[in-house]
RNA sequence: AGGCGGGUAGCUCAGCGGUAGAGCGUCGGCCUUACAAGCCGAUGGUCGCAGGUUCGAAUCCCGUCCCGCCUACCA
Numbered sequence: 001a002g003g004c005g006g007g008u009a010g011c012u013c014a015g016c017g018g019u020a021g022a023g024c025g026u027c028g029g030c031c032u033u034a035c036a037a038g039c040c041g042a043u044g045g046u047c048g049c050a051g052g053u054u055c056g057a058a059u060c061c062c063g064u065c066c067c068g069c070c071u072a073c074c075a
Stems, first nucleotide, its partner, number of pairs: 001071007010024004018055001025043006048064002051061002
């Protein structure tokens, strides 16, 4: 330098045009002598950033940043 994959809640990830979810976590309650487990509720987001297309974009298109893998070049 080129190619491929990825960036979504505090963490791990799903969702690939119809307006964002799960598990874990955190907080409160129930339960328990108490703790854990379990049950109920709450808490949660500029969907990397910026444009475009569309009635409507996390999703499609363009640019760009970051991470991982592969290839090439230099040494």
Transfer RNA from a Polyangiaceae bacterium, 75 nucleotides, folded computationally. The source organism's lineage runs through Bacteria, Pseudomonadati, Myxococcota, Polyangiales and Polyangiaceae. It matches the Rfam family "tRNA". Rfam classes the family as a transfer RNA. Its family is annotated with triplet codon-amino acid adaptor activity in the Gene Ontology.